[in-house]
Predicted 3D model of a 100-nucleotide RNA (Glycine riboswitch aptamer) from Allobosea sp. PAMC 26642. Taxonomically the source falls in Allobosea (Bacteria, Pseudomonadati, Pseudomonadota, Alphaproteobacteria).
RNA sequence: AACAUCCCCGCGGGAGAGUCCGGAGCCAGCCCUGCUGGCCACCGGCGCCGAAGGCGCAACCGCCCCGGAAACGCUCAGGCAAACGGACCGCGUGGGAACU
Numbered sequence: 001a002a003c004a005u006c007c008c009c010g011c012g013g014g015a016g017a018g019u020c021c022g023g024a025g026c027c028a029g030c031c032c033u034g035c036u037g038g039c040c041a042c043c044g045g046c047g048c049c050g051a052a053g054g055c056g057c058a059a060c061c062g063c064c065c066c067g068g069a070a071a072c073g074c075u076c077a078g079g080c081a082a083a084c085g086g087a088c089c090g091c092g093u094g095g096g097a098a099c100u
Stems, first nucleotide, its partner, number of pairs: 001100001006095002009092005018046001020045004025039006047080003053076001054074003060068003
C1' cells in the first nucleotide's frame, strides 16, 4: 500500500401456514324493539407454520477439564388476506483488518 472472512447502512429478491368459529366495534341495507352483508387494529377458542429472536441435540471443529456449532428439532416469542416483518442471496458505500 492493497485486500479475504466479518460488521453498520442503502437498494432489490425473499417461503410457509385459517382473513376458521364466536364475541365486541364500525359501515350499509331491510320486511326495522330484530335480521342480513361487508370491514376488522381488539378479546376468547380450536387448528396450523417456521426463515426475526430464543432454546435443544448433533455431524463437524477447536486452545479438547470444556467450548463453538445448522437451513435439523422445539414452538416460549413471532406468524397464518394485504401491509409490516422475514433467515438467506445479489449489488453498492463505508468501517476494520488476518495473510501477503
Description: The model forms 90% of the base pairs in the Rfam consensus. Its mean pLDDT, the model's own confidence on a scale to 100, is 79. The sequence is in RNAcentral, with records from Rfam and Ribocentre. Rfam family: Glycine riboswitch aptamer. Rfam links the family to the GO term glycine biosynthetic process. RNAcentral records the identical sequence in 2 taxa.